[in-house]
Context: one part of a larger RNA
RNA sequence: GAUGAACGCUGGCGGCGUGCUUAACACAUGCAAGUCGAACGGAAAGGCCUCUGCUUGCAGGGGUACUCGAGUGGCGAACGGGUGAGUAACACGUGGGUGAUCUGCCCUGCACUUCGGGAUAAGCCUGGGAAACUGGGUCUAAUACCGGAUAGGACAAUGGUUUGGAUGCCGUUGUGGAAAGUUUUUCGGUGUGGGAUGAGCUCGCGGCCUAUCAGCUUGUUGGUGGGGUAAUGGCCUACCAAGGCGUCGACGGGUAGCCGGCCUGAGAGGGUGUACGGCCACAUUGGGACUGAGAUACGGCCCAGACUCCUACGGGAGGCAGCAGUGGGGAAUAUUGCGCAAUGGGGGCAACCCUGACGCAGCCAUGCCGCGUGAAUGAAGAAGGCCUUCGGGUUGUAAAGUUCUUUCGGUAGCGAGGAAGGUGGUUAGUUUAAUAGGCUAGCCAAUUGACGUUAACUACAGAAGAAGCACCGGCUAACUCCGUGCCAGCAGCCGCGGUAAUACGGAGGGUGCGAGCGUUAAUC
Numbered sequence: 001g002a003u004g005a006a007c008g009c010u011g012g013c014g015g016c017g018u019g020c021u022u023a024a025c026a027c028a029u030g031c032a033a034g035u036c037g038a039a040c041g042g043a044a045a046g047g048c049c050u051c052u053g054c055u056u057g058c059a060g061g062g063g064u065a066c067u068c069g070a071g072u073g074g075c076g077a078a079c080g081g082g083u084g085a086g087u088a089a090c091a092c093g094u095g096g097g098u099g100a101u102c103u104g105c106c107c108u109g110c111a112c113u114u115c116g117g118g119a120u121a122a123g124c125c126u127g128g129g130a131a132a133c134u135g136g137g138u139c140u141a142a143u144a145c146c147g148g149a150u151a152g153g154a155c156a157a158u159g160g161u162u163u164g165g166a167u168g169c170c171g172u173u174g175u176g177g178a179a180a181g182u183u184u185u186u187c188g189g190u191g192u193g194g195g196a197u198g199a200g201c202u203c204g205c206g207g208c209c210u211a212u213c214a215g216c217u218u219g220u221u222g223g224u225g226g227g228g229u230a231a232u233g234g235c236c237u238a239c240c241a242a243g244g245c246g247u248c249g250a251c252g253g254g255u256a257g258c259c260g261g262c263c264u265g266a267g268a269g270g271g272u273g274u275a276c277g278g279c280c281a282c283a284u285u286g287g288g289a290c291u292g293a294g295a296u297a298c299g300g301c302c303c304a305g306a307c308u309c310c311u312a313c314g315g316g317a318g319g320c321a322g323c324a325g326u327g328g329g330g331a332a333u334a335u336u337g338c339g340c341a342a343u344g345g346g347g348g349c350a351a352c353c354c355u356g357a358c359g360c361a362g363c364c365a366u367g368c369c370g371c372g373u374g375a376a377u378g379a380a381g382a383a384g385g386c387c388u389u390c391g392g393g394u395u396g397u398a399a400a401g402u403u404c405u406u407u408c409g410g411u412a413g414c415g416a417g418g419a420a421g422g423u424g425g426u427u428a429g430u431u432u433a434a435u436a437g438g439c440u441a442g443c444c445a446a447u448u449g450a451c452g453u454u455a456a457c458u459a460c461a462g463a464a465g466a467a468g469c470a471c472c473g474g475c476u477a478a479c480u481c482c483g484u485g486c487c488a489g490c491a492g493c494c495g496c497g498g499u500a501a502u503a504c505g506g507a508g509g510g511u512g513c514g515a516g517c518g519u520u521a522a523u524c
Stems, first nucleotide, its partner, number of pairs: 001523001003521001005520005012371006019363001020329001025327003029324003034075003039072002042068002046066001047064008082282003092206007101199002106195008114148004123138006154175008181187001208254003215245003220242008257279004261272004284305005307318004335361001337360003343357001344355004374404004384395004408465001410460004418451001423445009468513005473494003479508005489496002
C1' cells in the first nucleotide's frame, strides 16, 4: 500500500459497489418453466342467453364458446440461474487444422405441398389399491401415427475432373427415402443448395510443488480386417508385429478449477483468481441409457448405496452447489420483500401469459467517494481544571456575549426522466382480382412505473438533532504532575518497572487521523 475481512471502542447523512472465504453439511415452507383454442376431440369450473320449479335468488335442464380444468399434439424445458467438489488434463490461454464433422429456430436461392388408411388419450362403463398409482371394456379427433404416388438427394458400381495426395465436384446405371393443415389472405409443412450462429474433434507453444517418487506401460505402441460415431482415432474387437514413454524428469505422491484480470512494485518480478466477463467441471453418492438439432439432462427417467419422510406393513415419496429462509459449523457474511414498469428470454399471428433472469427496495460504516456536526466577531485573557521558581504560565478566541447563515436532517408542498410500445380511430403509400386482410409511415384519442412519500425544486422553524479513536522513551509527530515500587503492569524491535518512571495506571496538556480510529490475520 492493499483486503469478499474479523475483533475492540465510537457512530450524523447521501451516492455507488460488495456481502458463507468455514460443512460440495442436512434441509421445514413458499416461489424459481411454461405457453399455444390460429393443431385436436371437447365442456370440468366461471361468465352470458334462455326454460322450469319455487323458500326472489337458489336448484335443475338446454344453448353459446367469452373463456378454459384435465387430456392428445407442437415448441420450449440442453437457455437463463448456482457452485468450485473433482480435474496437473488439449481442462484453460494463445495460434492453427478439419481434404475427418454436425448445426433446431433465423436469413436466402430452387422445387414441391398429391391419394388414402388404421388406431389411441380424453370421455363413458367397470375393477384393484391405505396411498402413490394402475387394469379391463367401449367410443372419438388431429399439424399425432402409418401406407402409396412423385422428387435432381442418399447409398452401391462405374467414368471424368481438381489436388502433392481424394473421402471433394460433375456425369451414367441400379436400389430407392417427403409433406399438414387452417383458410379470405396471412401463418405453416417437405426436399435440397448457400449463409449465419452454435458445437464436436485435432495439433504447436505456454503456465504449481516434490527425486526422501527412477524406471513406467499389455489395448500398452504400430499395422490389417471388422464394428461404432455427425466425424478422425485402440474408441471397441479379432489377428499380426514388439513396440511406446523417460534425468529436456516418464511413472508416482501432494496441492489446485483455468483465463481476461486484481493487489503490489520505477520496472523486472512476486502474490492472487472474491465481484464482472470468457471457458471448463459438477448437481445427495456411484452407474446407465432414453428423448431430442442439441443432454454434465440441477427443479427428466431407470438401477444400486447412504439419509429423511408417509404407510392400513403389502408398498410408496424426496433431493435448495436456483431466490428467500432454517438448523449446524465458524472470528465471520443479509429479507421466508416489491414488480414484470424497463432490458432480456420461452410460447403465441397477436392481445397476452410465464420469468427469485432482471429491475428495484430492505439489512450491515463491509469498501470507495462526497457532505455535515456551524460562520464572523469577541481579552475582563472570566470561572474551573492542571502546572508553578508562587511572580505567574497554560487550557485560550477556546467559552460566555454580540451579529449572522440554514447545507444535511425534520415538516409541508410541487414535481421531471426512466415510456419505447401496445390498443382504438383515421390518412397516405405498398401488396393483391379486391374499396377484405396484411405491411410501412404519419396524425388523433384514452392509456401502460415496481422503485415512489423518486430525483430536482420551493417554503417553514431554529445553532437548533450530529465526534470519536489511537498515540506522546528511540525508531516516530507529540511532556508534565500524581499513584505504584522488578509489584501491578507495558512491549512491533531495542527494552521499561527494585522510591524522584516523559516507557506501568490516572489526570492536565499535546500529536496524528477523523465518521471513523486502532488491533489481528495473510500478502507485495

Overview
The part of an RNA shown here (small-subunit ribosomal RNA, 5' domain) has 524 nucleotides and comes from an uncultured bacterium. Model confidence (mean pLDDT): 80 of 100. Rfam family: Bacterial small subunit ribosomal RNA.